[in-house]
RNA sequence: GGGUUUGCCAAGGAGAUCGCGGCAGGUCCUGCGCCUGUCGAGGAAAGUCCGCACUCCACAGGGUAACGAUGCCGGCUAACCGCCGGGCAGGGCGACCUGACGGCAAGUGCAACAGAGAACAGAUUGCAGCGCGAGCUGUGAGGGUGAAAAGGCGCGGUAAGAGCGCACCGGACGCGGCAGCAAUGUCGCGUGCCAGGCAAACCCCAUCGGGAGCAAGGUGAAGCAGGCGCAAUUGGAGGGGCCCCUUCUGCAAAAAGCGCCGGGUGCACCGCUAGAGGUCGUCGGCAACGGCGACCCCAGAUAGAUGAUCUCCCCGUCUGCGGACGGACAGAAUGCGGCUUAUGCGGCAGACCCGGAU
Numbered sequence: 001g002g003g004u005u006u007g008c009c010a011a012g013g014a015g016a017u018c019g020c021g022g023c024a025g026g027u028c029c030u031g032c033g034c035c036u037g038u039c040g041a042g043g044a045a046a047g048u049c050c051g052c053a054c055u056c057c058a059c060a061g062g063g064u065a066a067c068g069a070u071g072c073c074g075g076c077u078a079a080c081c082g083c084c085g086g087g088c089a090g091g092g093c094g095a096c097c098u099g100a101c102g103g104c105a106a107g108u109g110c111a112a113c114a115g116a117g118a119a120c121a122g123a124u125u126g127c128a129g130c131g132c133g134a135g136c137u138g139u140g141a142g143g144g145u146g147a148a149a150a151g152g153c154g155c156g157g158u159a160a161g162a163g164c165g166c167a168c169c170g171g172a173c174g175c176g177g178c179a180g181c182a183a184u185g186u187c188g189c190g191u192g193c194c195a196g197g198c199a200a201a202c203c204c205c206a207u208c209g210g211g212a213g214c215a216a217g218g219u220g221a222a223g224c225a226g227g228c229g230c231a232a233u234u235g236g237a238g239g240g241g242c243c244c245c246u247u248c249u250g251c252a253a254a255a256a257g258c259g260c261c262g263g264g265u266g267c268a269c270c271g272c273u274a275g276a277g278g279u280c281g282u283c284g285g286c287a288a289c290g291g292c293g294a295c296c297c298c299a300g301a302u303a304g305a306u307g308a309u310c311u312c313c314c315c316g317u318c319u320g321c322g323g324a325c326g327g328a329c330a331g332a333a334u335g336c337g338g339c340u341u342a343u344g345c346g347g348c349a350g351a352c353c354c355g356g357a358u
Stems, first nucleotide, its partner, number of pairs: 001354009012313007020040008042329001046340002049338005054213004061244004067209005072086005087101001088099004102204002107202002109198002125142001126139005151169002154166003170194002172191008217270004226261005235249005277296008314327005
């Protein structure tokens, strides 16, 4: 100097004029009218994919089937499919990155085509023996097809071959030692046990999960008009299915259950922003994060608020040096913790690789 990779910050700034919403104060012509002060849309506010707080369904109780989600180990957290660290597997020269990471020795299933044959393996391509020959018997090592052909290499053995046997190596299983909280790693011994792949195939195992959602829900005001029907005697109905349990209600039938037809309201307030909150410091921890201390209050709208104009500055690209162009993605609606997606320019710090100079 070039390329790569990891983490963090930021998301234009200032002034003037006019115009918005909340809160507090003042004022009077009581109209949210005027004045003053102060605060006012993000890193994703987006998607609605997860988790939770909160609210209601009487308790949200006990169990169970289905369904759904997660899936190595340890830690963090209110919780999570999140985050941090580690292990293993794969990719990369490397720094690093990715992981839908329990189980195929419980069962079932799939692998087109090619090939004799792909788990009940298998055959006239071949080799060997017998036979004049047709052919019979044995074989599955060599060749071929294929993504994959039933461990590798060597020796022995055989008519020819084959873990058929043996030594070594690999895999699998069993028993142990050492290190580690553990996942796992490593070492030793034994057994010829020897096709594997796919569970992001059905499935098995473990853990978790009641439903619905701020248009939840509550208060006040105003207003109307209710009607019809439904089944049963171990009665019916509600609590996602079912059972237990429990609550409500009734007795030849009703309802606060279910269904249909019709009327009224659609206004005001609460919920609604002080929090699993933020900033700084310090201690602990590899880290995520946690403890302690100090300081701070940073939207709460409801047809839905922060906009428009001008000037200067800043950043980037191009330049014939006059200047021109660009400054992204994009706006809260109960709140928070994540994930995913969109995004122009720029800054800071670390690491790796290549080249050069000293």

Record summary: Bacterial RNase P class A from a Chloroflexota bacterium, 358 nucleotides, folded computationally. It matches the Rfam family "Bacterial RNase P class A". Rfam classes the family as a ribozyme.